About this RNA: A computed fold for a 478-nucleotide part of an RNA from a metagenome, annotated as small-subunit ribosomal RNA, 3' major domain. The coordinates come from a structure-prediction model, not an experiment, and the mean pLDDT is 82. Rfam family: Bacterial small subunit ribosomal RNA. Rfam links the family to the GO terms ribosome and structural constituent of ribosome. The RNAcentral record of the full RNA draws on SILVA.
[in-house]
Context: one part of a larger RNA
RNA sequence: UGACGGGGGCCCGCACAAGCGGUGGAGCAUGUGGUUUAAUUCGAAGCAACGCGCAGAACCUUACCAACCCUUGACAUGGGACGUAUGGGCUUCAGAGAUGGGGUCCUUCACUUCGGGUGGCGUCCACACAGGUGCUGCAUGGCUGUCGUCAGCUCGUGUCGUGAGAUGUUGGGUUAAGUCCCGCAACGAGCGCAACCCCCAUCUUCAGUUGCCAUCAUUUAGUUGGGCACUCUGGAGAAACUGCCGGUGACAAGCCGGAGGAAGGCGGGGAUGACGUCAAGUCCUCAUGGCCCUUACGGGUUGGGCUACACACGUGCUACAAUGGUGGUGACAAUGGGUCGCGAGGCUGCGAGGCCAAGCUAAUCUCAAAAAGCCAUCUCAGUUCGGAUUGUACACUGCAACUCGAGUACAUGAAGUUGGAAUCGCUAGUAAUCGCGGAUCAGCAUGCCGCGGUGAAUACGUUCCCGGGCCUUGUACA
Numbered sequence: 001u002g003a004c005g006g007g008g009g010c011c012c013g014c015a016c017a018a019g020c021g022g023u024g025g026a027g028c029a030u031g032u033g034g035u036u037u038a039a040u041u042c043g044a045a046g047c048a049a050c051g052c053g054c055a056g057a058a059c060c061u062u063a064c065c066a067a068c069c070c071u072u073g074a075c076a077u078g079g080g081a082c083g084u085a086u087g088g089g090c091u092u093c094a095g096a097g098a099u100g101g102g103g104u105c106c107u108u109c110a111c112u113u114c115g116g117g118u119g120g121c122g123u124c125c126a127c128a129c130a131g132g133u134g135c136u137g138c139a140u141g142g143c144u145g146u147c148g149u150c151a152g153c154u155c156g157u158g159u160c161g162u163g164a165g166a167u168g169u170u171g172g173g174u175u176a177a178g179u180c181c182c183g184c185a186a187c188g189a190g191c192g193c194a195a196c197c198c199c200c201a202u203c204u205u206c207a208g209u210u211g212c213c214a215u216c217a218u219u220u221a222g223u224u225g226g227g228c229a230c231u232c233u234g235g236a237g238a239a240a241c242u243g244c245c246g247g248u249g250a251c252a253a254g255c256c257g258g259a260g261g262a263a264g265g266c267g268g269g270g271a272u273g274a275c276g277u278c279a280a281g282u283c284c285u286c287a288u289g290g291c292c293c294u295u296a297c298g299g300g301u302u303g304g305g306c307u308a309c310a311c312a313c314g315u316g317c318u319a320c321a322a323u324g325g326u327g328g329u330g331a332c333a334a335u336g337g338g339u340c341g342c343g344a345g346g347c348u349g350c351g352a353g354g355c356c357a358a359g360c361u362a363a364u365c366u367c368a369a370a371a372a373g374c375c376a377u378c379u380c381a382g383u384u385c386g387g388a389u390u391g392u393a394c395a396c397u398g399c400a401a402c403u404c405g406a407g408u409a410c411a412u413g414a415a416g417u418u419g420g421a422a423u424c425g426c427u428a429g430u431a432a433u434c435g436c437g438g439a440u441c442a443g444c445a446u447g448c449c450g451c452g453g454u455g456a457a458u459a460c461g462u463u464c465c466c467g468g469g470c471c472u473u474g475u476a477c478a
Base pairs, nucleotide, nucleotide: 001478002477003475004474005473007472008471009470010469011468012467013466015462016461019426020425021424022423023422026318027317028316029315030314031313032312033311034309035308042053043052064304065303066302067301068300069299070298073129077128078127079125080124081123082122083121084120087106088105089104090103091102092101093100094099109119110118111117112116131293132292134291135290136289140287141286142282143281144280145278147276152191153190154189155188156187157186158167159166160165171182172181173180197270198269199268200267202238203237204236205235206234207233208232211228212227213226216225217224241264244258245257246256247255248254320419324378325377326376327375328374329373336367337366338365341360342359345356346355347354348353385416390411391410392409393408394407396405432454433453434452435451436450437449438448
């Protein structure tokens, strides 16, 4: 000087407390451990691994296993020889296929000194080499997590100290903040904080089509004429600064109350992550040193596996019901997607779906039905709760749903009556609850990323638990 303390002081944070809803019990989904297996590819491991890499494992993916094949190789550059463009379609034989053999059809070079050469392509030869999701994240770059959006981390000059170092950065107030004020052997400065950036909330203005409709006509319908006031869209601006008033404070910084205002003291949200810590994570995104393999640890194919199942854990979904189930009714969103696509409408099927098919490269057409809501019924029961499991029959995608897809109908109708010890999230348009969209994607979502609808309770307080900041003290630790 740090680090640590079941030392002290001050102060924060959904840290506790006060509340609301969960997890832990059940069934299922999903990840992991374990076990099994020819293989169940690999990585991730307290917080910060475990719906994580995977924004989609039937084949492919795929790295694993078995079998069958290839060896200058699926891919790049270079040498030699031979041939000649070459490329594609159809077909046949062997085979699981890769692959190998045969037939047939179409197509068929450029430059050129016209000997040939050069370029291109194919086959062969030998070699340099290719190739490796093989090892090392404790050799690395890059990227990322975490402490933590915590308020800290430092430097120059000066001063003090023999020196390591100290001072500044401590102190008194204050703040979300090393934020600001005052004081002070310090005076300044940098990286952080804040602001500058984006979205939301108010208004003005410009622009009105595909959007809108107050007034005037018109219509089944903003449908048409007309209009751009309103809604909305997307450009530009205004607006909030403790600016004003009162109180308080040290005449300061600030704090408390009020006015006006769409918004008030950081208005709400996002992006933004200092010096560093964890030899944190990643050599399987990529790049890369070293090591290793080279008829194999490389390459191809078929099939299997990653989907196994006594069990244990994490994360979720659905429930156990009446604030509910079922039937009916029919109102109100927002974000988004769409031409190998979205598909209105009609017909058909109980339905998933099928057939025909308008419109739309989309503020125009379409996905699209929002759902919680409201009305009726059920009357507390393992039920008109719950839907696992299983049977039968379908239908969809796809070369192909046996291992191993999602969906539909009928039948079946398991556990489950609110969950031990323990434990998690959340402070407001939040929790809870309700549906909708998107990426990935042929198909497959309870996951992920977004969107809106309805919309709470509680916070006395900081003694205690956890994490953190500043000052101080002790130390046999560095």